[in-house]
RNA sequence: UCCGCCGGACAGGCAGUCGCGACAGUCCCACGCUCCGCUCGCGGAGAGAGGGGCAAUCGAGGAAAGUCCGGUCUCCAUAGGGCGGCGUGCCGGCUAACGGCCGGGGGGGCCCGCUCAAAGCGGGUUUCACGGAUCAGUGCCACAGAAAAUAUACCGCCGGCGGCGCGCAAGUGCGGCCGGUAAGGGUGAAAUGGUGCGGUAAGAGCGCACCGCGCCCGGAGUAAUCCGGGUGGCAGGGAAAACCCCACGUGGAGCAAGACCAAAUAGGGGAGGAGGGGCGGCCCGCUCCGAUCGACUCCCGGGUAGGUUGCUAGAGCCGGCCAGUAAUGGCCGGCCGAGAGGAAUGACUGCCACCAGGCCGGCAACGGUCUGGCACAGAAACCGGCUUAUCGUCCGGCGGUUUCC
RNA sequence: GCCGAUGUAGCUCAGAUGGUAGAGCGCGUCCUUGGUAAGGACGAGGUCACCGGUUCAAUCCCGGUCAUCGGCUCCA
Repeated sequence: UCCGCCGGACAGGCAGUCGCGACAGUCCCACGCUCCGCUCGCGGAGAGAGGGGCAAUCGAGGAAAGUCCGGUCUCCAUAGGGCGGCGUGCCGGCUAACGGCCGGGGGGGCCCGCUCAAAGCGGGUUUCACGGAUCAGUGCCACAGAAAAUAUACCGCCGGCGGCGCGCAAGUGCGGCCGGUAAGGGUGAAAUGGUGCGGUAAGAGCGCACCGCGCCCGGAGUAAUCCGGGUGGCAGGGAAAACCCCACGUGGAGCAAGACCAAAUAGGGGAGGAGGGGCGGCCCGCUCCGAUCGACUCCCGGGUAGGUUGCUAGAGCCGGCCAGUAAUGGCCGGCCGAGAGGAAUGACUGCCACCAGGCCGGCAACGGUCUGGCACAGAAACCGGCUUAUCGUCCGGCGGUUUCC
Repeated sequence: GCCGAUGUAGCUCAGAUGGUAGAGCGCGUCCUUGGUAAGGACGAGGUCACCGGUUCAAUCCCGGUCAUCGGCUCCA
């Protein structure tokens, strides 16, 4: 320099013209209400709401998205009990909470060092839905293969006993029966510990050494786990993103939640109906409504589809200091940054910036000029995360490559 | 805005404990008929919406994305 991985920041700037939404201000226009005065015609004052003009201020995001998690808030018992269901899953911490984040442990990938090399050890970086598959249970593993989980003998190897053939013979070839054998071949995604030495008729944890595994003891650590020693010849494959078991958590619905005002009318008709609603599955419990003036459910029909609130000052943002490895927390100072509600936040022009390409000039660095591009997307109660989309630019960490226009 | 469901052949739908997917209608060729329809025989047609993961193996299990559909205002 280039490439790869991981993490973080930004998301064009300035000026002009036109336009949109919100808030409060000011001016004008028309409106009704209340009070006062009166010559009964009106005049004045106050607050209200509507329309228009004016200038000022403010006006999308890192994901506003998907709605996948968790919460705030609201209603239903101040949210109750049991079963079921659902969710999470190494350990510790952070947090309002979480399936999030941070740190640690273990496994995997890549690289480096030690080493002749392999194995192994140490280090760096990255990644993982990472409880349990003997010591709960049930089920599954197609095809192939002898055998797919109480193991097993297809080929092969070895031993014993026969048979047939060839040969003068030594021998040799091909079958059969009985037995041993998991070393070798073959099948498969997967074949009942691995390597080596001994051992044996051939073999085999049959014996031994090392590694792996299980159990026990001791030590370190909050823990996951690690280290050391002893012991067992191995005590049993995969899959729990199969059922399940264990531990922990979990009530339901959602701002179209919910509260208030106004307007309007046929609070109507039909069918079912003794229990029903809150309460998504069941039982209990609580509460409300209800039995012919009939709760509730379904169908048909009617009216209104206006306003206020919830609503944006908050687990808020910025800076500094302190505690902590970090996530994060504490203290101090400063700031206010959309609140509309069918839904505003835009368009055009010029200059500059950035990227790509062409042409011209220059030895080159580079300069000039032309053309094109400048993403993904867009608030709708709010907040913390995750995931997904995204033209490009910059910064940091690690690794590789090359010292070569 | 909030909540829920679905995606399999041209159309309408099945499907199973995960082991390589069917039915009806439609389409093509042939038979039958003087010809057509009906009937009969045979056949073609599938990225199981897409992308990852778990697994030996995924249409099925898990996660994400996309598309389609449905429900939710007040009197009540």